This is a predicted structure of a 350-nucleotide part of an RNA (small-subunit ribosomal RNA, central domain) from an uncultured bacterium. Its mean pLDDT, the model's own confidence on a scale to 100, is 88. It was read from a public genome assembly.
[in-house]
Context: one part of a larger RNA
RNA sequence: CUGGGCGUAAAGGGAGCGCAGGCGGUUGGGUAAGUCUAAAGUGGAAGCCUGGAGCUUAACUCCAGAAGUGCUUUAGAUACUGCCCAGCUUGAGUAUGCCAGAGGAAAGCGGAAUUCAGGGUGUAGCGGUGAAAUGCUUAGAUAUCCUGAGGAACACCGGUGGCGAAAGCGGCUUUCUGGGGCAUUACUGACGCUCAGGCUCGAAAGCGUGGGUAGCAAACAGGAUUAGAUACCCUGGUAGUCCACGCCCUAAACAUUGUGCACUAGGUGUGGGAGGUAUCGACCCCUUCCGUGCCGUAGCUAACGCAUUAAGUGCACCGCCUGGGGAGUACGGUCGCAAGGCUGAAACUC
Numbered sequence: 001c002u003g004g005g006c007g008u009a010a011a012g013g014g015a016g017c018g019c020a021g022g023c024g025g026u027u028g029g030g031u032a033a034g035u036c037u038a039a040a041g042u043g044g045a046a047g048c049c050u051g052g053a054g055c056u057u058a059a060c061u062c063c064a065g066a067a068g069u070g071c072u073u074u075a076g077a078u079a080c081u082g083c084c085c086a087g088c089u090u091g092a093g094u095a096u097g098c099c100a101g102a103g104g105a106a107a108g109c110g111g112a113a114u115u116c117a118g119g120g121u122g123u124a125g126c127g128g129u130g131a132a133a134u135g136c137u138u139a140g141a142u143a144u145c146c147u148g149a150g151g152a153a154c155a156c157c158g159g160u161g162g163c164g165a166a167a168g169c170g171g172c173u174u175u176c177u178g179g180g181g182c183a184u185u186a187c188u189g190a191c192g193c194u195c196a197g198g199c200u201c202g203a204a205a206g207c208g209u210g211g212g213u214a215g216c217a218a219a220c221a222g223g224a225u226u227a228g229a230u231a232c233c234c235u236g237g238u239a240g241u242c243c244a245c246g247c248c249c250u251a252a253a254c255a256u257u258g259u260g261c262a263c264u265a266g267g268u269g270u271g272g273g274a275g276g277u278a279u280c281g282a283c284c285c286c287u288u289c290c291g292u293g294c295c296g297u298a299g300c301u302a303a304c305g306c307a308u309u310a311a312g313u314g315c316a317c318c319g320c321c322u323g324g325g326g327a328g329u330a331c332g333g334u335c336g337c338a339a340g341g342c343u344g345a346a347a348c349u350c
Stems, first nucleotide, its partner, number of pairs: 003322004007304002012318001014201004021194003025088007033081002035077008049065006091191001092188004096183004103177007110154001115149007125136002162169002206247006215241002220236004258317006266295011299306002323350003332343004
């Protein structure tokens, strides 16, 4: 390479949008590029293969044939693919009505709690731990009441509940805004799927400038523990955590399971919608679509397990793997303010 694979053995890109590329529903007609048939020309010699011949045989040599999977041309076929033309409506989209939602952005508002400050009451402790100590406190702490300041986060509701492509999203109100589901038919008429490169988004930590800082808290200091204790525990505490703008671009970015479409027993819970039944009405019950869980048949799997939300059966496209260590290292390139990211070996060794 071929092949075989990618939930857990090596292997799904963190996620999306999307150019090129690859692939592409249904009917009719055309064309005949791919495809198929036939014929002609060509496909050097030698070699290989088959048959025969010559050196005593063989090796070797000679003769003939076959083959040369190919290319070109001509004639023909038209199922499939392509191309052209004309249609169709099931894929896709649009419209109309209804619905759910922590989807996103901005502004404003609210209460509980912590801390701090002022005042009142009040007196000797408080705090902390396995036990203590550091620490705070007669300059009046802790506790308790009133008032104020400020920052951050939103108890209950809250739910294998919801929304979002993923990261992620949770007090309330308003404004702006994205996506989705269901129902009805109406419209467009394949407008689709995937996607190397590219672009955008991307937790936390970190970086730059400016602000903010209640609580928490790397670093740091002290107290303990201990043989030691650069830890675990305690008292403090700065970056940071918060906001604005700009970077960084990583993760056990995990469902360790790429995206889309189709098909393949059921049962049971739950969220959203529609219809039916029923009723005074809400329920209940039945059907159906979309989501989200559990159990389970066939099938699959090395097993575990998966099982209409597939890891089953197929198709399309992308990414990735190919023994362990060396190593996600070195070198080079590229991106970044830096930290570092991306790309990514070999020697050697088992």